[in-house]
RNA sequence: GCCCCGGUGGCUUAGCCUGGUAUAGCGUCCGCUUGGUAAGCGGGAGGUCGCGGGUUCGGAUCCCGCCCGGGGCU
Numbered sequence: 001g002c003c004c005c006g007g008u009g010g011c012u013u014a015g016c017c018u019g020g021u022a023u024a025g026c027g028u029c030c031g032c033u034u035g036g037u038a039a040g041c042g043g044g045a046g047g048u049c050g051c052g053g054g055u056u057c058g059g060a061u062c063c064c065g066c067c068c069g070g071g072g073c074u
Stems, first nucleotide, its partner, number of pairs: 001073007010026003020057001028044005050066005
């Protein structure tokens, strides 16, 4: 230098091909339950979807450039 995969709440992760309210688990907070804790049950908060631009009525998703991580080729 070229090619491939990945970047989404604190952590892990679905959704991308086929554009239309951003998903689940863990964690966290509140409540119920208990003499108390854990477990269990119910509820809540938490996201510039790596960055910038383009296309579109509408972009996490499509197109272009760039950054970061991993792998491969020379």
Predicted 3D model of a 74-nucleotide RNA (transfer RNA) from a Theionarchaea archaeon. Model confidence (mean pLDDT): 83 of 100. Rfam family: tRNA. It is annotated as a transfer RNA.